[in-house]
RNA sequence: UCCUUCAGGGCAGGGUGCAAUUCCCUACCGGCGGUGAUGCACUUGUGUGAGGAUAUCUGUCCAGCACUGUUGCAAAGUCCGUGACCUGUCUGCCUGUGGCAGAUGGCUGAUCUGGUGCAAUUCCAGAACCGACAGUAUAGUCUGGAUGGGAGAAGGA
Numbered sequence: 001u002c003c004u005u006c007a008g009g010g011c012a013g014g015g016u017g018c019a020a021u022u023c024c025c026u027a028c029c030g031g032c033g034g035u036g037a038u039g040c041a042c043u044u045g046u047g048u049g050a051g052g053a054u055a056u057c058u059g060u061c062c063a064g065c066a067c068u069g070u071u072g073c074a075a076a077g078u079c080c081g082u083g084a085c086c087u088g089u090c091u092g093c094c095u096g097u098g099g100c101a102g103a104u105g106g107c108u109g110a111u112c113u114g115g116u117g118c119a120a121u122u123c124c125a126g127a128a129c130c131g132a133c134a135g136u137a138u139a140g141u142c143u144g145g146a147u148g149g150g151a152g153a154a155g156g157a
Base pairs, nucleotide, nucleotide: 001157002156003155004154005153006152013025014024015023027141028140029131030130031082032081033080034079038074039073040072041071043069045067046066047065048064051062052061053060054059077129078128086106087105088104089103090102091101092100093099094098111127112126113125114124115123133144134143135142
């Protein structure tokens, strides 16, 4: 650089109403990469070794335990980035008031308190908060654009 495959979860139960998985009570869900003091596995060295083996060396070996180091895997919806949605510009193509593709920009939600500690918005505990567009009785969860796109992951040449 190219190719292939993969790459999103969720309203149970109840109330009101002509009508709501949309309102109300309650329930449920959390893309990708990074960081991560946590967990598991493996492993180097040191210490310990009250247990076990050897059998007399106040020795040697082993299980286990502690510390330390390496590696692998998992680990944040709210931290740092990023994708989807929407959108500007440029270029190319076409069946051309526009559409598609490529490049490059913009936009893009939400966390505190306490505990431990040298160190935590990540651990533990508690309480909060957030979730594109279109449709429809007002939607994170239904239907649709989407058999699409995609951060990226794995494998191959």